[in-house]
């Protein structure tokens, strides 16, 4: 490089209401690579050459971050073409606008990533009522992972 697969989870009680998995209360979930402190797990040696022994040492492995670093679908924008227009189709990140949310405290030389705590966040579009949890675009598109060749 070709090919082929895989590639997003969650509303349960309760309470108002004609009506809410939509509002209150309590509850649930966290897509992708990266960095993940000398960090946890395991594995083999070695220190220790009959025989046993690690709280050390090497090494191989496997795992960790919704709020640190990008990244991605959705919507919007922006360019094209076609269209009377309404919008339709294709492109576009040298467009993140929507569009995002983290502190304190332990430990420690060293944490936004271990441990404890207490908080925040979550595209559109639809609903007899306001949605991260319900339906729908989507049997879709995808950040990427993997396998074969």
């Nucleotide at each position: 490089g070709u090919u082929c697969u895989c590639g997003g989870g969650g509303c349960g009680g309760g309470g108002u209401g004609a009506g809410a998995u939509u509002c209150c209360c309590c509850a649930c979930c966290g897509g992708c690579g990266g960095u993940g402190a000398u960090g946890a797990g395991g594995g083999u040696g070695c220190u220790a050459c009959g025989g046993a022994c690690a709280u050390g040492c090497a090494c191989c492995u496997u795992c960790c971050a919704g709020c640190c670093c990008g990244c991605g679908a959705g919507c919007g924008c922006c360019u094209g073409u076609c269209g009377g227009a309404a919008g339709a189709c294709a492109g576009g990140g040298a467009c993140a606008g929507c569009a995002g949310a983290u502190u304190c405290g332990g430990u420690g030389a060293g944490a936004a990533u271990c441990c404890g705590a207490a908080g925040c966040c979550g595209a559109c579009g639809g609903u007899c009522a306001u949605a991260g949890u319900c339906c729908g675009g989507a049997u879709g598109c995808g950040a990427g992972a993997g396998a074969a060749c």